A computed fold for a 523-nucleotide part of an RNA from an uncultured bacterium, annotated as small-subunit ribosomal RNA, 5' domain. It matches the Rfam family "Bacterial small subunit ribosomal RNA".
[in-house]
Context: one part of a larger RNA
């Protein structure tokens, strides 16, 4: 000095930060991931149109139209939010390499989309089950699916030549066999689909250095340690398997235990260095325990699946459901830590051609003196220095004391009233102009949650607004009283046993101040 603080006393006010550090303990509720009808069959429900019955209210019917539950199909649900349990490891940090490696969207560039075919879900019909669910019949569509044709700078094979390097080897050229594509919608504006090579992003892998304690932990170690061969991965590799060989690490500390996500960076300190890893920002790991993998361009998947386990619910006892270390909230635990709030308005993300549609990302409120800043609780004048209190050398004098009282002034703040639109000259829609046709310009008519809030103006009146510790030394501030080693203080030295400036009260004083001590820790 410094804190994610905590207790005590105390409190006016904003405006900007933080706000489960403990049980990764266990959760009730409701929200945190959807979207697209311009991919599809359809039509459970809303509306409109028609149409039948009715005097009418109405009641049936009808996918026409607007649109849409469930279904099928695409994308996205590996982003974002949380949390630090494990892990001393290429996990992280820096530095490099990959002639061993992927990469959806997004950009470029080059080429193509011919023509067939068989299901199956929704609906329907029937069955089981208390649910959860689920089975058996018929029916149908697609940008679901699967076969022909074409096709090369793809994939694989055989063969030839050049260059070139960093060891396997890279790279380009010809020659010639094989094998794999595709999808349409429509409002004719577009949106999208297959192939191939490039670029950006985004990962994967290896490698140098660096990265807590403990020797009262000294040997460790059989897939170990190399190598042929294979299998496996998007790729190298004992990653994994068959063989063959005995290697391999260690006192420059192996192996063991025992702490522990690292890092930007935060406190301190003149520095070197000591400590720390909240909040924000980059990696990492994890998601009731553990295990495994599907799908996918990515997961071995926080609100996905499958199995085991604990543990809570639900039953008709046959069986079934669940996982807040998302936001809020509960109950526990704690010294100790907040609202079961608002908007999608902007910023961003999915999704859609678009409108938009979702978003407890985010952006605002709302708690909380936790912090930090700022602002106030009034200014000037005013002495017979009044009465009281306290003190002494007591008809006196000293101090609270220019403090009060009075005059005068001001009105930040407070109250009431009234006024008031930064964040959006954006985006998006509709007209028009221009041209390089998918961008610019311009016009109209719109879109603010916070919020009638910041903030401005007028009235009114010092009004509404000050405490806590300390006072022997350290260390800034001293007397009385009361107590008598008692009571009680104390960070250290140390005070208290009859005059205690150190216990307690009083009066006065210092410090700081909406805050002031006190405990805790770290330098």
């Nucleotide at each position: 000095g410094a804190u994610g603080a905590a207790c005590g006393c105390u409190a006016g006010c904003g405006a900007c930060a933080g706000g489960c550090c403990u049980a990764a303990c266990a959760c009730a509720u409701g929200c945190a991931a959807g979207u697209c009808g311009a991919g599809g069959g359809g039509c459970a429900u809303c509306a409109c149109g028609g149409g039948u019955a009715g005097c009418a209210a109405u009641a049936c019917c009808u996918g026409g139209u607007g649109g849409c539950g469930a279904c099928c199909g695409g994308c996205g649900g590996a982003c974002g939010g949380g949390u630090g349990a494990g892990u001393a490891a290429c996990a992280c940090g820096u530095a490099u390499g990959c002639a061993a490696c992927c990469u959806g969207g997004c950009u470029g560039u080059u080429a193509g989309a011919g023509g067939g075919g068989g299901a199956u879900a929704a609906c329907c019909c029937g069955g089981a089950g208390a649910a959860a669910u689920u089975c058996g019949g018929a029916c149908u569509a697609a940008u679901a699916c699967c076969g022909c044709a074409u096709a090369g700078u793809a994939u694989u094979g055989a063969g030839a030549c050049a260059u070139c390097g960093c060891a396997u080897g890279a790279u380009g050229u010809c020659u010639u066999g094989a094998u794999u594509a595709a999808a349409u919608a429509u409002u004719u504006a577009u949106a999208g689909c297959u192939a191939a090579c490039a670029g950006a992003u985004g990962g994967g892998c290896a490698u140098g250095c660096g990265u807590u304690u403990c020797a009262u932990u000294a040997g460790a170690u059989a897939g170990u340690u190399g190598g042929c061969g294979g299998g496996g991965u998007a790729a190298c590799g004992g990653c994994c398997c068959a063989c063959c060989a005995a290697g391999u690490c260690a006192g420059c500390g192996a192996u063991g235990a025992a702490u522990a996500g690292g890092g930007g960076u935060u406190c301190u300190g003149a520095g070197a260095g000591g400590a720390a890893g909240a909040u924000c920002c980059c990696c990492c790991a994890c998601a009731c325990u553990g295990g495994g993998a599907c799908u996918g361009a990515g997961a071995c998947a926080c609100g996905g699946c499958c199995c085991a386990g604990a543990c809570u619910c639900c039953u008709a006892c046959g069986g079934g459901a669940g996982g807040c270390a998302g936001c809020a909230g509960u109950g526990a635990g704690g010294a100790a830590u907040a609202u079961u709030g608002g908007u999608c308005a902007a910023u961003g993300g999915u999704c859609g051609a678009g409108a938009g549609a979702c978003u407890g990302a985010a952006c605002c409120a709302g708690c909380c003196a936790u912090g930090u800043c700022g602002c106030g609780u009034g200014c000037a004048g005013g002495a017979u220095u009044a009465c009281a209190g306290c003190c002494c050398u007591a008809u006196g004098g000293g101090u609270u004391u220019u403090a009060a009282a009075c005059u005068g002034c001001u009105u930040u703040u407070a109250u009431a009233c009234g006024a008031g639109g930064a964040u959006a000259a954006a985006a998006g829609a509709g007209g028009c102009u221009a041209u390089g046709u998918a961008u610019a310009g311009u016009c109209u008519a719109u879109u603010g949650c916070a919020g009638g809030u910041a903030u401005c103006g007028u009235a009114u009146g010092a009004a509404u607004a000050a405490g806590g510790a300390u006072c022997g030394g350290c260390u800034a501030a001293c007397u009385c009283c009361g107590u008598g080693c008692c009571a009680g203080c104390a960070g250290c030295c140390g005070c208290g046993g009859u005059a205690a400036u150190a216990c307690g009260g009083a009066g006065g004083a210092u410090c700081c101040a909406a805050g002031c001590g006190u405990u805790a820790u770290c330098c």